[in-house]
């Protein structure tokens, strides 16, 4: 330098055009002498950045940034 894959909540990941979810973690309350466990409730995330297409983009297209792998 070229090719492929990936970047979404604190962490691990879903979601492949109609305005974003799960598990874990965390917070609050109940319970306890206290804590743990248990139960209930709680997510305004510039969806890596900038453009483009579209009535509408996390999703499609281009460029760029970052990470992993491969070829030279």
């Nucleotide at each position: 330098g070229c090719c492929u894959c990936g970047g979404u909540a604190g962490c691990u990941c879903a979601g492949u055009g109609g305005u974003a979810g799960a598990g874990c973690a965390g917070a609050u309350g109940c319970c306890u002498g206290a804590a743990g466990a248990g139960c209930a409730u709680c997510g305004u995330g510039u969806c890596g950045u900038c453009a483009g297409u579209u009535c509408g983009a996390u999703u499609c297209u281009g460029a760029c940034c970052c990470g992993a792998g491969g070829c030279a």
Transfer RNA from Candidatus Doudnabacteria bacterium CG10_big_fil_rev_8_21_14_0_10_41_10, 72 nucleotides, folded computationally. It was read from a public genome assembly. It matches the Rfam family "tRNA". Rfam classes the family as a transfer RNA.